[in-house]
RNA sequence: UCAGCAGGCCGGAUGGCUGCUCCUUGCAACUCAAGGAGAGGAAAGUCCGGGCUCCAUGGAAGCACGGUGCCGGAUAACGUCCGGCGGGGGCGACCCCAGGGAAAGUGCCACAGAAAGCAAACCGCCGUUGCUCGGCUGCAAGGUCGGACAGGGGUAAGGGUGAAAGGGUGCGGUAAGAGCGCACCGCGUCUUUGGUAACAAAGGCGGCAAGGCAAACCCCACCGGGAGCAAGACCGAAUAGGGGCCGCACGGUCGACUUACCGCUUAGCUGCGACGAGUCGACCAGUCUGUUUCCAGACCAGCGGCCCGGGUUGGUUGCACGAGGUGUCUUGUAAAAGGCGCCCCAGAUGAAUGGCCAUCACCUCGCAAUAAGCGAGGCACAGAACCCGGCUUAUAGGCCUGGUGGCAGC
RNA sequence: GAGCGCGUAGCUCAGCCGGUAGAGCAUCUGACUUUUAAUCAGAGGGUCCGGGGUUCGAGCCCCCGCGCGCUCACCA
Repeated sequence: UCAGCAGGCCGGAUGGCUGCUCCUUGCAACUCAAGGAGAGGAAAGUCCGGGCUCCAUGGAAGCACGGUGCCGGAUAACGUCCGGCGGGGGCGACCCCAGGGAAAGUGCCACAGAAAGCAAACCGCCGUUGCUCGGCUGCAAGGUCGGACAGGGGUAAGGGUGAAAGGGUGCGGUAAGAGCGCACCGCGUCUUUGGUAACAAAGGCGGCAAGGCAAACCCCACCGGGAGCAAGACCGAAUAGGGGCCGCACGGUCGACUUACCGCUUAGCUGCGACGAGUCGACCAGUCUGUUUCCAGACCAGCGGCCCGGGUUGGUUGCACGAGGUGUCUUGUAAAAGGCGCCCCAGAUGAAUGGCCAUCACCUCGCAAUAAGCGAGGCACAGAACCCGGCUUAUAGGCCUGGUGGCAGC
Repeated sequence: GAGCGCGUAGCUCAGCCGGUAGAGCAUCUGACUUUUAAUCAGAGGGUCCGGGGUUCGAGCCCCCGCGCGCUCACCA
């Protein structure tokens, strides 16, 4: 200096005028006055995970459904992050991986191809048998060499098909071949060593069996109750406190008390019995948010769903002190955790945080061109809505740090 | 704010358990007819919303994004 890699940050500044929202103070009060505060790295998509609230609640086991998936750690939790392992890519810095199980089972592998799954044999290669043709030799019979065709075998080296053809390369071996034998590599398995582990290394054994797909069903391990601030709570206003359909219940036993009617009794009051009704208590049954069972607990009388019709379109709270921010120190490779100091930092509800001007900074273009200067234009993506941790996506322009490779000079 | 669904030819829609995409209407051409319509025969027309991944292979399976649509207030 060129190219490339990784990580982090900013994303206009100052002043004036004029608007908007909230808070504090003043004022009897305000639409008034003064002071103060007022969007983001993604506030977004709503893709994950939590806090919080309601469905009374809590625990244990199983089933169903959904999700996650190398190992270890971080965390409130996660599909996130950090570190490591394995595989792949790049000369390298470095980047990517839904990365458990296919020697449990089921299923699929179109077309092509002989064969697509406990393999098979189209061409080819090599023997053999039959028939036949030709050459050489021979008087002949015959011998020998070579070829065509047909039958029946051996083989899986080579060709061809395919995404994929039952290890790869080489040597030996063979009629031709083949893990048939051997060496190396791969694979499986066992042992030892290192490591928390994933895994790695070394050695022995096995002659190769066990193709791919699980973002197909499935198996294994782990995790998960549902709904969501339009959750929920309170106040106020108004209406016809309405109608229709459906579903589940309104159960049982015992005891005590009260009592209607009946029968017997009594002159009558009354007393007794039976059948009912009501109240209270106990027990069983029933309900408790995917479902089944169990335990603790609660409830036990009306509850729930859909449709039609009526009324309101209000206020307060939840609601901003929080897994908060920031500086520094310690521990840790890191993600993070802990200690100390400082700070309080939006709260709207058709929804505030805006507009204009001036100067400066940055970028582009034109004049000029050594520079200074002059003029014009531009300055992204995007707007909190209960809060927080992540992921993903969008983003003009600019800055910083640390590695890598090439070229040149010293 | 929250919860769901859809996207395939010009329009309306199919597409099973992944194997190379169809139907009806519309358009064009020819036939029939004096001509038009109707009818008959034939043809053209597709980035399967976009990007990435799994797989030999994706409209279909998985992830991210884009566009469109639907539902949800309270009281009694």
This is a predicted complex of two RNAs, RNase P RNA and transfer RNA, with 486 nucleotides together. It holds a member of the Rfam family "Bacterial RNase P class A". It is annotated as a ribozyme. Rfam describes the family as follows. Ribonuclease P (RNase P) is a ubiquitous endoribonuclease, found in archaea, bacteria and eukarya as well as chloroplasts and mitochondria.